[in-house]
RNA sequence: GCCCAUGUAGCUCAGUCGGUAGAGCGCCGCCAUGGUAAGGCGGAGGUCACCGGUUCAAGUCCGGUCGUGGGCU
Numbered sequence: 001g002c003c004c005a006u007g008u009a010g011c012u013c014a015g016u017c018g019g020u021a022g023a024g025c026g027c028c029g030c031c032a033u034g035g036u037a038a039g040g041c042g043g044a045g046g047u048c049a050c051c052g053g054u055u056c057a058a059g060u061c062c063g064g065u066c067g068u069g070g071g072c073u
Base pairs, nucleotide, nucleotide: 001072002071003070004069005068006067007066010025011024012023013022019056027043028042029041030040031039049065050064051063052062053061
């Protein structure tokens, strides 16, 4: 230099044919216990890496940039 994959909550990851962004763990509050752990209920937390394009509508499709991983030379 070229090619491929990938980027979504604090972490690990889903997200179907483009149509209201989700789960588990973690965090906070409450319940419960003599107390703790486990358990139950509720809650907070998101510029879907960034910039543009297409569309009535984009996490999703297209182009570019950047990061990460792998391959080729």
Transfer RNA from Clostridiales bacterium DTU092, 73 nucleotides, folded computationally. Rfam family: tRNA. It was read from a public genome assembly. Model confidence (mean pLDDT): 81 of 100.